[in-house]
RNA sequence: UAGGAAGUGGUGUAAUGGAAGCACGAAGAAUUUUGAAUUCUUAAAUAUGGGUUCAAGUCCCAUUUUCCUAA
Numbered sequence: 001u002a003g004g005a006a007g008u009g010g011u012g013u014a015a016u017g018g019a020a021g022c023a024c025g026a027a028g029a030a031u032u033u034u035g036a037a038u039u040c041u042u043a044a045a046u047a048u049g050g051g052u053u054c055a056a057g058u059c060c061c062a063u064u065u066u067c068c069u070a071a
Stems, first nucleotide, its partner, number of pairs: 001070007010024004018054001026042005047063005
């Protein structure tokens, strides 16, 4: 430099254009002499900016970051 892939709670990972979920983690409560374990509850996310659409995590464009391949 060219081509390709990816970016979703604190972490990992789903979601065929139609309610953003799951696991671990965090906080609170119950139980327990305490802790651990268990149960219940709560908070927390679509890289950025535009476009298409009644409706975008998903489709299109640009930017940005990371990874892979070639030189």